[in-house]
Background
The part of an RNA shown here (large-subunit ribosomal RNA, domain II) has 678 nucleotides and comes from a bacterium. The full RNA is in RNAcentral, with records from ENA. The coordinates come from a structure-prediction model, not an experiment, and the mean pLDDT is 87.

Context: one part of a larger RNA
RNA sequence: GCCCGGGAGUUACUUUUGGCGGCGAGGUUAAGGCACUCUGUGCCGUAGCCGUAGCGAAAGCGAGUCCGAACAGGGCGUCUAGUCGCCAGGAGUAGACCCGAAGCCAGGUGAGCUACCCAUGGGCAGGGUGAAACCGGGGUAACACCCGGUGGAGGCCCGAACCGGUGGAUGGUGAAAUAUCCUCGGAUGACCUGUGGGUAGGAGUGAAAAGCUAACCGAACUUGGUGAUAGCUGGUUCUCCCCGAAAUAUAUCCAGGUAUAGCCUCAGGCGUUCCCUGUCGGGGGUAGAGCACUGUUUGGGCUAGGGGGCAACUCCAAACCCUUGCAAACUCCGAAUACCGACAGGCCAAGCCUGGGAGUCAGGCAGUGGGGGAUAAGCUCCAUUGCCGAAAGGGGAACAACCCAGACCGCCGGCUAAGGUCCCCAAGUGCAGGCUAAGUGGUAAAGGAAGUGGAGAUGCCAAAACAGCUGGGAUGUUGGCUUAGAAGCAGCCAUCAUUUAAAGAGUGCGUAACAGCUCACCAGUCUAGCUUCUCCGCGCCGAAAAUAUAGCGGGGCUCAAGCCUGCCACCGAAGCCGCGGGUCGCCACCUCUGGUGGCGGCGGUAGGGGAGCGUUCCCAGCGGGCUGAAGCAGUCGCCGUGAGGGGCUGUGGACUGCUGGGAAGUGAGCAUCCGGGC
Numbered sequence: 001g002c003c004c005g006g007g008a009g010u011u012a013c014u015u016u017u018g019g020c021g022g023c024g025a026g027g028u029u030a031a032g033g034c035a036c037u038c039u040g041u042g043c044c045g046u047a048g049c050c051g052u053a054g055c056g057a058a059a060g061c062g063a064g065u066c067c068g069a070a071c072a073g074g075g076c077g078u079c080u081a082g083u084c085g086c087c088a089g090g091a092g093u094a095g096a097c098c099c100g101a102a103g104c105c106a107g108g109u110g111a112g113c114u115a116c117c118c119a120u121g122g123g124c125a126g127g128g129u130g131a132a133a134c135c136g137g138g139g140u141a142a143c144a145c146c147c148g149g150u151g152g153a154g155g156c157c158c159g160a161a162c163c164g165g166u167g168g169a170u171g172g173u174g175a176a177a178u179a180u181c182c183u184c185g186g187a188u189g190a191c192c193u194g195u196g197g198g199u200a201g202g203a204g205u206g207a208a209a210a211g212c213u214a215a216c217c218g219a220a221c222u223u224g225g226u227g228a229u230a231g232c233u234g235g236u237u238c239u240c241c242c243c244g245a246a247a248u249a250u251a252u253c254c255a256g257g258u259a260u261a262g263c264c265u266c267a268g269g270c271g272u273u274c275c276c277u278g279u280c281g282g283g284g285g286u287a288g289a290g291c292a293c294u295g296u297u298u299g300g301g302c303u304a305g306g307g308g309g310c311a312a313c314u315c316c317a318a319a320c321c322c323u324u325g326c327a328a329a330c331u332c333c334g335a336a337u338a339c340c341g342a343c344a345g346g347c348c349a350a351g352c353c354u355g356g357g358a359g360u361c362a363g364g365c366a367g368u369g370g371g372g373g374a375u376a377a378g379c380u381c382c383a384u385u386g387c388c389g390a391a392a393g394g395g396g397a398a399c400a401a402c403c404c405a406g407a408c409c410g411c412c413g414g415c416u417a418a419g420g421u422c423c424c425c426a427a428g429u430g431c432a433g434g435c436u437a438a439g440u441g442g443u444a445a446a447g448g449a450a451g452u453g454g455a456g457a458u459g460c461c462a463a464a465a466c467a468g469c470u471g472g473g474a475u476g477u478u479g480g481c482u483u484a485g486a487a488g489c490a491g492c493c494a495u496c497a498u499u500u501a502a503a504g505a506g507u508g509c510g511u512a513a514c515a516g517c518u519c520a521c522c523a524g525u526c527u528a529g530c531u532u533c534u535c536c537g538c539g540c541c542g543a544a545a546a547u548a549u550a551g552c553g554g555g556g557c558u559c560a561a562g563c564c565u566g567c568c569a570c571c572g573a574a575g576c577c578g579c580g581g582g583u584c585g586c587c588a589c590c591u592c593u594g595g596u597g598g599c600g601g602c603g604g605u606a607g608g609g610g611a612g613c614g615u616u617c618c619c620a621g622c623g624g625g626c627u628g629a630a631g632c633a634g635u636c637g638c639c640g641u642g643a644g645g646g647g648c649u650g651u652g653g654a655c656u657g658c659u660g661g662g663a664a665g666u667g668a669g670c671a672u673c674c675g676g677g678c
Stems, first nucleotide, its partner, number of pairs: 001678006011094013026050003032044005054061002064076004097235002100232001104225006115199009124189001126158003129154001133150006162186003167182004201217001203213003238612006248261005262360002264357007273350001275346008288333001289331002294327003299322003305316004363388010393404003408581004413577003419571003422555003428568001430567006441557001447541002451538007459530002468525005474498003479493003504519001508517002582602009613667001615664010631651006638645002
């Protein structure tokens, strides 16, 4: 891991609601007793309990009573239905659906591991160093001291046994629940060790690490209290039918729990009260707008006030006036919606009341209106709508919540929605008109640009515009000043006049300064449009990322298979229609445990309600079986919506079924479930 088997809302009592039944202003017995066909049945038993009267704290009064001065008022009552049992739903008390702690307490068991201690034994190859002391010699007044020898001290040195466990490698389902190998520390000592003995669970022992106390010790192990408790996690077993949530409010030593309300369901009651639309009547202060208030604010005016100045005058500037804005906590105004009410119409979907049963209290995403944040977040907090949650189907390449659309079942029938119709891939290489050249389409901003199409404005133009080409572009004059120089062209000032078709006291380049080139301006040539600006459509640049094209799903697409406008056709879903069937509700009818017809419903998690299947045992009735029961295996064009039921064949070898009723140790795939097998 798989297979087989086991495996979880039970039972007792109390209480509440419903169904059924008995009796009924009553209902009922408990303990106990008697009888019998004796683990049950019948009969006694009226003690008790509930009901039949309430109100008041009570005295007490009583269909009333209490407060009160009250023959005001008001509160609670009266105007009748209960009670006993069985079954079912819930609650309470019990382990109370099952498994699961870490733990707490009590009594015991442990020092054959380990810690320390006591008693008594044992062990330490070999080598080195050479303390005291002593002897001899030297030395001293005597000591001291020096030298040599002897000597053999030491938690001394090196190093086996022995004890340890430093670093590394291996091992790490190991050879081993701590080891192996290499390396390393101690090795006469606070050394190691045998045997016997002692100290223990809030206790021991501890050269102290909360170490150790029998392979996990911040409180051992074991048994009991014990089925501790677990607002936590996991699991909780057959079928079909109807309805179908919540993730909110308030409170909480509350926040992943709970209570009440909200929302779901079931029963009974009320009977259009619900909902939608229309009309009418309401309140409001949002969006917007406005500046009349509160603030803030642009420019100007006027005038107090203040500052500067000898003065002339000037600067600042409230109120007020004109003018321009801004505001969640401003409003002279003020919608749309929403909300409340009335009436009418539509409608049979709903609504309200009482009671039984719940679940829900982590929500999520999207659109819209806002707060927080950074006008960030697949962010967070409200509001409102939708969807997911609890929703399958079609589209979106893929994709809970985006678009379309809500799946009772069957059909090799039809029509559509979103979205699509060149191929992958069902359906147009559809029609008409335009746009795009960027593969734009098939990401992106400020900003930039003679891209291109369209609409408009402006000025010039056959007395010739715009562009090109040819020619002219002069004179006073090198204007004056400045300057070394300044001659159109360093700079300052002025910027006139003349000749002209036209030509600046000069647009740029250039020179040391001149020169030179060029422009403005003019003519000629040429010829028909040209200059500038605004708006709109589509495109261009701006544009860098990590494995490989990789920002159309792919192929591939250019008068499109891209974009815009219009049109026709087709495809396309579990939508709608058609045909057949099932079930539920309502209505009508009938030959009325049902049938027929009409209309409508039938996605679904938590959850509520209803109807069934099957297993074991019991009672009654009726059956089957060695001419083959149960069980097991196979099979069937069998029956049932399903749980299931049935037939046949084989195996098996002795029990077993059906109908009606009763009672439960009553249904397995999941619990790191339990046992067994492989």